[in-house]
């Protein structure tokens, strides 16, 4: 370094309920725990979603980009970072 134990100490918490925000995606806090070795962080690439339909180009009434959020528990990628069996 790689690698992740039916190891030890800790951490983190999906669904779903309540409260508060938000036009929504959705975020915060509160129970709750399905998961999790980065489920720490950065929204940089892609996916996914929510708004707009005003305006421009496609396209023709359905929608798709640009344009403005959301998601880092979808993927990649960048930066940090606990322990310490076996191989």
């Nucleotide at each position: 370094c790689u690698c992740g134990a039916u190891a030890a100490u800790g951490g983190c918490a999906a669904a779903c309920c309540c409260a508060u925000c938000g036009u929504g995606a959705g975020g915060u806090g509160g129970g709750g725990g399905c998961g999790c070795a980065a489920a720490g962080u950065c929204a940089u690439g892609g996916g996914u979603c929510u708004g707009u339909g005003c305006a421009u180009g496609c396209c023709c009434u359905c929608g798709c980009a640009u344009c403005a959020g959301a998601u880092c528990g979808c993927c990649a990628g960048g930066c940090u970072g606990c322990c310490g069996a076996a191989g």
Predicted 3D model of an 87-nucleotide RNA (c-di-GMP-I-GGC riboswitch aptamer) from a Chloroflexota bacterium. Its mean pLDDT, the model's own confidence on a scale to 100, is 79. The source organism's lineage runs through Bacteria, Bacillati and Chloroflexota. The sequence was found by an Rfam model in a public genome assembly.